[in-house]
RNA sequence: GAAUAUAACUAGCAAACCUUUUGAAAAUAAGGGGCGCAAAGCUAUGGGUCUAAGGAUGAUUGAAGUCUAUGAUUGCCAGGUUGCAUUU
Numbered sequence: 001g002a003a004u005a006u007a008a009c010u011a012g013c014a015a016a017c018c019u020u021u022u023g024a025a026a027a028u029a030a031g032g033g034g035c036g037c038a039a040a041g042c043u044a045u046g047g048g049u050c051u052a053a054g055g056a057u058g059a060u061u062g063a064a065g066u067c068u069a070u071g072a073u074u075g076c077c078a079g080g081u082u083g084c085a086u087u088u
Stems, first nucleotide, its partner, number of pairs: 003088001005086001012037002017032004022027001035075001041081003045078003048073003054068004
């Protein structure tokens, strides 16, 4: 430097759920909690998924319905990037 497999002592992260914060919502943040995780570190670049405030459509008026990401998700997958323990 590279690869494969197994594993986590000391440590790390934290799903559902509950309380509170922000938000139109999806969801986020903080505390509790602990299903899991060896990149469940970072990054919305590609695909996927969720939401639809605003906008479009709809109409005489209004509404339902429909479409739409500029919102969100890296604990959906891939890409990029950094890093840890043991063995070979």

c-di-GMP-I riboswitch aptamer, 88 nucleotides, folded computationally. Rfam family: c-di-GMP-I riboswitch aptamer. Rfam links the family to the GO term cyclic-di-GMP binding.